[in-house]
RNA sequence: GAUAGAGGUGCGAUAACGAAAAGUAGCCCCGAACAGGCAGCCAAGCCGUCAAAUCGGGAGUGAAAGGCAAUAUCGCCGAAGGAUACGGUCAGGCAAGCCGUAAUUCUGGUUGCAUAUUUAAGAAAUAUGCAAUUGUCAUCAUACUUCCGCCAAAGCUUUUGCUCGGCGUUUGAUGGAGAGCUAUC
Numbered sequence: 001g002a003u004a005g006a007g008g009u010g011c012g013a014u015a016a017c018g019a020a021a022a023g024u025a026g027c028c029c030c031g032a033a034c035a036g037g038c039a040g041c042c043a044a045g046c047c048g049u050c051a052a053a054u055c056g057g058g059a060g061u062g063a064a065a066g067g068c069a070a071u072a073u074c075g076c077c078g079a080a081g082g083a084u085a086c087g088g089u090c091a092g093g094c095a096a097g098c099c100g101u102a103a104u105u106c107u108g109g110u111u112g113c114a115u116a117u118u119u120a121a122g123a124a125a126u127a128u129g130c131a132a133u134u135g136u137c138a139u140c141a142u143a144c145u146u147c148c149g150c151c152a153a154a155g156c157u158u159u160u161g162c163u164c165g166g167c168g169u170u171u172g173a174u175g176g177a178g179a180g181c182u183a184u185c
Base pairs, nucleotide, nucleotide: 001185002184003183004182005181008077010076011075012074013073014072015071018068026061027060028058029057030056031055032054036047037046038045040094041093042092080107081106082105083104084103085101086100087099088098089097108134109133110132111131112130113129114128115127116126117125136176137175138174139173140172141171143169144168149167150166151165154163155162156161
């Protein structure tokens, strides 16, 4: 450097069904009201005294998007998710939103709690902090050498055993991070 793998309530995407969104928004009718109103701002344009915006009522009508549990399929193990910067995208501009780029940077994974953002929402997502748990590597220690195995051959013994050392496995402590870890070439 290449290939193949492991972590597990593992990560992400798509599709259909379903719940919820919601008897909500909008539209229609009635009443009050009065000159302004129109997705965050500006501009343009449009609507409005034939009564808009706003408020109340109706035994009138009545959605959808984003998001979501489980299932199926697909792609995978920096899978992926954030932040910044740049580029693209929608209407005239800005902002926001969405998409893309190892361009830089942060996060090993999962769960729970708290705060904040987003949202209809105590769902879910994102960020920060704390806690638990889990995988991996490093260091140290412990147990296994009789029914763990292998390498080496330092000592004793004398042909096979013991001690010791290394690898490996078990248990525990501490620490690190995925551009990591393991195996093969």

Model confidence (mean pLDDT): 75 of 100. This is a predicted structure of a 185-nucleotide RNA (Lysine riboswitch aptamer) from a pig gut metagenome. The sequence is in RNAcentral, with records from MGnify.